[in-house]
RNA sequence: GUGUCGAAAGGGCAAACCCGGGGCGACCCGGGGGCGCAAAGCCGACGGGCCUCACAGGAGGCGGCCGGGCUGCCGAA
Numbered sequence: 001g002u003g004u005c006g007a008a009a010g011g012g013c014a015a016a017c018c019c020g021g022g023g024c025g026a027c028c029c030g031g032g033g034g035c036g037c038a039a040a041g042c043c044g045a046c047g048g049g050c051c052u053c054a055c056a057g058g059a060g061g062c063g064g065c066c067g068g069g070c071u072g073c074c075g076a077a
Stems, first nucleotide, its partner, number of pairs: 006074001012037002017032006035064001041070003046067003049062005
């Protein structure tokens, strides 16, 4: 230095719910709020799953559902 791992430290993100806004809707954005998260950072133009609209084809949403991929702070055992 790198990989695995996850103590400590510095921090980071932000569930439910509430308010305002957008959308037919799933849901998204901003503010509040913290359930939790060592990747709860990114990828839905990788695979699966779930949800919405339509109901023929199809289109949309969820990365905090899982797998997988990429990148990343710190440095104890």
The prediction has a mean pLDDT of 88. c-di-GMP-I riboswitch aptamer from Acetothermia bacterium UBA3574, 77 nucleotides, folded computationally. It was read from a public genome assembly, where an Rfam model found it. Its Rfam family is "c-di-GMP-I riboswitch aptamer". Rfam links the family to the GO term cyclic-di-GMP binding. From the family's description: GEMM was predicted in a large-scale screen for bacterial structured RNA regulatory elements.